[in-house]
RNA sequence: UCUCAUCCAGAGUGGCCGAGGGACGGGCCCGAAGACGCCACGGCAACCGCCCGGAAGGGUAAUUCCGGGGGCAGGUGCUAACUCCCGCCCGUGAAUGGGGGAGAUGAGA
Numbered sequence: 001u002c003u004c005a006u007c008c009a010g011a012g013u014g015g016c017c018g019a020g021g022g023a024c025g026g027g028c029c030c031g032a033a034g035a036c037g038c039c040a041c042g043g044c045a046a047c048c049g050c051c052c053g054g055a056a057g058g059g060u061a062a063u064u065c066c067g068g069g070g071g072c073a074g075g076u077g078c079u080a081a082c083u084c085c086c087g088c089c090c091g092u093g094a095a096u097g098g099g100g101g102a103g104a105u106g107a108g109a
Base pairs, nucleotide, nucleotide: 001109002108003107004106005105006104007103012041013040014039015038016037020030021029022028024087025086026085027084042079043078044077047075048074049072050071051070052069057066058065083102088099089098090097
């Protein structure tokens, strides 16, 4: 960089540091009662991984192929606000709804 999947759920204390932070623009928030970041210890979740198991259904000439489900927590990730909200298109009186873009995370190339 590309592809695919997910993003309305969930989960914080302590120590260090010291001014910005929430990706970008606008808004709105968080922040010297110390945010953000780093470290330690917890926690959440279950993408990958591992274990059990193997239905319906599918695939194959055939099979020990694919496939629901349950468990663990090894590799990541996350632990203010729906990805904090909006941004482009359609649509609506509005609220809001559908799609897209961007971003984040994982898996693969």

A computed fold for a 109-nucleotide RNA from a soil metagenome, annotated as SAM riboswitch aptamer (S box leader). It matches the Rfam family "SAM riboswitch aptamer (S box leader)". From the family's description: The SAM riboswitch is found upstream of a number of genes which code for proteins involved in methionine or cysteine biosynthesis in Gram-positive bacteria.